[in-house]
Context: one part of a larger RNA
Molecule: large-subunit ribosomal RNA, domain IV
Organism: Pyropia dentata
């Protein structure tokens, strides 16, 4: 010097990204216990007091006495409080850098499926669904609970409709080739029925698409400019353009705010963080849910009490290494 421990005057987070680590708390009995709340909780809230042994007693209590620094004397053995974000909760997860605000969840809602079900696997046989039957099964989204969930169906999707337009295979009247019995002809050549075999083709012809409606807890979307009130400022109000419709309630510098350390207030002597407001929302917003919310959390953020070698700032000691000698 390194590691693992023990103690440390005065101070007590001044350390640090951050109280990381350590210290502190601790058992049992009694007293006492707030906001809030879904009335169950919160709660071991917080905060106090007691605790050994002997005598006395049937026992207990009360009382008396004894020792120690200290009586849950060792071991064992919760730190607590306030405020906020996220997720309701218990659970699950990246075996081996992430345990979370991610996944799941009960609940909600939409949609498909009438049973030889939908859906899935398989070329098929067949199997699962299910030895189930709509209070069931599959899929999507949301995610306890409370209050709610606005406007737009123009585009895309889905559902319904069938009058009209378009439209395949197939069928097909008709037209037109090839072939050749035959006919005409001196020959060359020409004409040509049936059959067979090609081409074109009016017309008939379903779903789909066009079309007509519906549908947002379907995919999605939810404006601009100008003027105006008896100080100023602002604009309840008006004008105009565009759109399918122009963002409602609630929330808002937010896990979202660029400018930004926005402005004001609180907390500090001093606060880019935090809390409460404001609203000018670069670029919140209603089941890719909005806003609240008791309880819960090895979650994240800010503050406080207690406590301490985290620090001012070091020091001392024990053990194991290192080092020296053998």
């Nucleotide at each position: 010097c390194u590691c693992u421990c023990u103690c440390u005057a005065a101070g007590g987070a001044a350390c640090u990204c951050g109280g990381c680590a350590a210290a502190a708390u601790a058992g049992c009995c009694c007293c006492g216990u707030a906001a809030c709340u879904u009335c169950g909780g919160g709660a071991g809230a917080a905060g106090g007091g007691g605790u050994a042994c002997c005598c006395u007693u049937c026992a207990a209590a009360a009382g008396g006495g004894u020792u120690g620094c200290a009586a849950u004397a060792a071991c064992c053995a919760g730190g607590c409080c306030c405020a906020a974000g996220c997720g309701a909760c218990u659970g699950u997860u990246u075996a081996u850098c992430a345990a979370a605000a991610a996944c799941a969840c009960a609940g909600g809602u939409c949609u498909c499926c009438g049973c030889u079900a939908a859906g899935u696997c398989g070329u098929a046989a067949g199997a699962c669904a299910a030895u189930g039957u709509a209070u069931g099964g599959g899929g999507g989204c949301u995610g306890a609970c409370g209050c709610c969930u606005g406007c737009c169906c123009a585009g895309u999707g889905c559902c319904g409709g069938a009058a009209g337009g378009u439209u395949a295979a197939a069928g097909a009247a008709g037209c037109u080739g090839g072939u050749u019995a035959g006919c005409u002809u001196u020959a060359a050549a020409g004409c040509a029925a049936a059959g067979c075999u090609g081409g074109c083709a009016a017309c008939u012809g379903a779903a789909g698409c066009c079309c007509c409606g519906g549908u947002g807890a379907a995919c999605g979307g939810c404006g601009g400019c100008c003027g105006u009130a008896a100080c100023u400022a602002u604009a309840a109000c008006g004008g105009u353009c565009c759109u399918a419709a122009g963002g409602u309630a609630g929330c808002g510098a937010a896990a979202u705010u660029c400018c930004u350390u926005g402005u004001c207030g609180g907390g500090u002597a001093a606060g880019u963080u935090c809390c409460g407001a404001c609203c000018c929302g670069c670029a919140c917003g209603a089941a890719a849910g909005g806003c609240g919310u008791a309880a819960c959390g090895a979650u994240u953020u800010g503050g406080g009490c207690a406590c301490u070698g985290u620090c001012u700032c070091g020091g001392a000691g024990a053990g194991a290494g290192a080092c020296u000698c053998g």